[in-house]
């Protein structure tokens, strides 16, 4: 250095133009003589950053930053 792949909640992930969801977990209640396990609710995200496009971007375009892989 050059090409690809990625970056979304505390964790792993979907989401590919129309105000972001699913497991786990975490809080609260129910059940239970008590945990666990099962049921019902919440809480928690500026979708790496900055810019463009569009009525409307997490999605599409561009430069950065950061991880993985090839390559030299």
């Nucleotide at each position: 250095u050059g090409c690809g792949a990625g970056a979304u909640a505390g964790a792993g992930c979907a989401g590919a133009g129309g105000c972001a969801g699913c497991u786990c977990g975490c809080c609260g209640g129910g059940c239970u003589c008590a945990u666990a396990a099962c049921c019902c609710g919440g809480a928690g995200g500026u979708c790496g950053u900055u810019a463009g496009u569009u009525c409307g971007a997490a999605u599409c375009u561009a430069a950065c930053u950061c991880u993985c892989g090839c390559a030299a």
The RNA shown here (transfer RNA) has 72 nucleotides and comes from Candidatus Methylomirabilis sp.
Taxonomically the source falls in Methylomirabilis (SeqCode) (Bacteria, Bacteria candidate phyla, Methylomirabilota (SeqCode), Methylomirabilales (SeqCode)).
The coordinates come from a structure-prediction model, not an experiment, and the mean pLDDT is 83.
Rfam family: tRNA.